Predicted 3D model of a 253-nucleotide part of an RNA (large-subunit ribosomal RNA, domain VI) from Luteolibacter sp. The sequence was found in a public genome assembly. Taxonomically the source falls in Luteolibacter (Bacteria, Pseudomonadati, Verrucomicrobiia, Verrucomicrobiaceae). Rfam family: Bacterial large subunit ribosomal RNA.
Context: one part of a larger RNA
RNA sequence: CGUAGGAAAAUUGAGGGGUUCGGUUCCUAGUACGAGAGGACCGGAAUCGACAUACCUCUGGUGCACCGGUUGUUCUGUCAAGAGCAUGGCCGGGUAGCUAAGUAUGGAAAGGAUAAGCGCUGAAAGCAUCUAAGCGCCAAGCCAUUCCCAAGAUGAAUUUUCCCCGAAGGAUCGUCAGAGACCAUGACGUUGAUAGGCUUUAGGUCGAAGCGUGGUAACACGUGCAGCUGAGAAGUACUAAUCAUCCGUUCGG
Numbered sequence: 001c002g003u004a005g006g007a008a009a010a011u012u013g014a015g016g017g018g019u020u021c022g023g024u025u026c027c028u029a030g031u032a033c034g035a036g037a038g039g040a041c042c043g044g045a046a047u048c049g050a051c052a053u054a055c056c057u058c059u060g061g062u063g064c065a066c067c068g069g070u071u072g073u074u075c076u077g078u079c080a081a082g083a084g085c086a087u088g089g090c091c092g093g094g095u096a097g098c099u100a101a102g103u104a105u106g107g108a109a110a111g112g113a114u115a116a117g118c119g120c121u122g123a124a125a126g127c128a129u130c131u132a133a134g135c136g137c138c139a140a141g142c143c144a145u146u147c148c149c150a151a152g153a154u155g156a157a158u159u160u161u162c163c164c165c166g167a168a169g170g171a172u173c174g175u176c177a178g179a180g181a182c183c184a185u186g187a188c189g190u191u192g193a194u195a196g197g198c199u200u201u202a203g204g205u206c207g208a209a210g211c212g213u214g215g216u217a218a219c220a221c222g223u224g225c226a227g228c229u230g231a232g233a234a235g236u237a238c239u240a241a242u243c244a245u246c247c248g249u250u251c252g253g
Stems, first nucleotide, its partner, number of pairs: 001152001005163007015149004021049007033038001051106005059100004066093005071086006111143002117137004169247004173189005194240003197236005203229003210223005
């Protein structure tokens, strides 16, 4: 921009794409078969591998500053307690997020028409012949089934509701994240929990400072599952989403 009025939702599916893989064990059954050795078809059950998709409850990884330990040095007048620098100084852990080696799921079942092939009936050609008329069986392949996209499917579809007071509706603007390069998408904008803050809490770290007690001291213990805590959860308008502006009318009813 189109889809001959403008919108907001919900659908159909022409068409397109993905997947459609393999092993082992057990039962049938040591049966059929075979002198024996050996050893099935058909049918059923369990399990595994690779691959694919999604996710982070579990197991882990990462987690550039969340917690703790610790070395050297400088500084805060000193002690104590801390801060800076040294690869995040080094080391031990680790929330959210992301992630695989983790978790879950999938390739299931049944169908139609067939290929090569196997047949029934059967003439031409008194026989024979799957074929000439007619009728069956049969593949990981084809068409459907299954999962995803999908009305620019210009053949532009369908249904419901709303609107014509510059309307319905949309956008600008602002607070943002389950989204994200930007844009877009999604949530919210005081009739408000959208983000920050605060409170409580999950999780993490591992027992803060100060004081007391013991010890000559290093240090230990108590106060005290303490203190601290990025991204998690709930609550709470304290802060910021203020005020407002623009598009949208026609040739439709």